Background: Predicted 3D model of a 117-nucleotide RNA (SAM riboswitch aptamer (S box leader)) from a soil metagenome. RNAcentral holds the sequence, with entries from MGnify.
RNA sequence: CUCAUCGAGACCGGCUGAGGGAUAAGGCCCUUGGACGCCGGGGCAACCGCCAGGCUUAACCACCCUGGAAAGGUGCUAACUCCUGCGACUCCUGCUCCGAGGGGGUCGACAGAUGAG
Numbered sequence: 001c002u003c004a005u006c007g008a009g010a011c012c013g014g015c016u017g018a019g020g021g022a023u024a025a026g027g028c029c030c031u032u033g034g035a036c037g038c039c040g041g042g043g044c045a046a047c048c049g050c051c052a053g054g055c056u057u058a059a060c061c062a063c064c065c066u067g068g069a070a071a072g073g074u075g076c077u078a079a080c081u082c083c084u085g086c087g088a089c090u091c092c093u094g095c096u097c098c099g100a101g102g103g104g105g106u107c108g109a110c111a112g113a114u115g116a117g
Stems, first nucleotide, its partner, number of pairs: 001117006011041005019030003025084003042077003047073002050068005081111001086108008
C1' cells in the first nucleotide's frame, strides 16, 4: 500500500501499584474492594493453514462457493471500534413564520484494530 472483517463470543491465579478506556475535545464508564500493564493457565472465535464436497477443466491445479475439525500460525477474552466529533438524507421539538437552536435515526467518509498478501 491492497483486500476482508469489526452489534456475536470468551475468566481465573500470580506480580505490580495509579491511573485507564488508540487519537484534539466532550460525554460516559472502569479503578486502592487494586483498574491499566506483565506472566501463567483456561476459554472464545475461525482470518491463515488443514480436511471434505461443489464449481471449473480434455484431465489436473489454482481461483471462487459451501460445510467440517480445532492438534498448527495469529488474534481476542468490560461497555457496538464504549459513544459523539466530518458529510448526506431524514424524523421530532421549538420560536408568530422563515431560518437559527435542541434532540434522535439511517447511510457514508476519516481514523483505528485484526488477519492475509
Of the family's consensus pairs, 97% are formed in the model. The prediction has a mean pLDDT of 83.